[in-house]
RNA sequence: GCGGUAGUAGCUCAGUUGGCAGAGCGCGGGCUUCCCAAGCCCGAAGUCGCGGGUUCGACCCCCGUCUACCGCU
Numbered sequence: 001g002c003g004g005u006a007g008u009a010g011c012u013c014a015g016u017u018g019g020c021a022g023a024g025c026g027c028g029g030g031c032u033u034c035c036c037a038a039g040c041c042c043g044a045a046g047u048c049g050c051g052g053g054u055u056c057g058a059c060c061c062c063c064g065u066c067u068a069c070c071g072c073u
Stems, first nucleotide, its partner, number of pairs: 001072007010025004019056001027043005049065005
């Protein structure tokens, strides 16, 4: 230098033939219990790496760019 994969909640990850952004764990509150744990219910938390473009509409398509890993030279 070239190519590929990944980047989404605090963590681990889903979700793309373009149409409301989710789960588990964790966190906060409640119920239950003599207390704790477990169980059950409710809740908070996101510029979807970043910047543009296309579109009525973008996590998803196009361009550029950053980081990590892998391969090639």
Overview
Transfer RNA from a Muribaculaceae bacterium, 73 nucleotides, folded computationally. Rfam family: tRNA. Rfam classes the family as a transfer RNA. RNAcentral holds the sequence, with entries from ENA.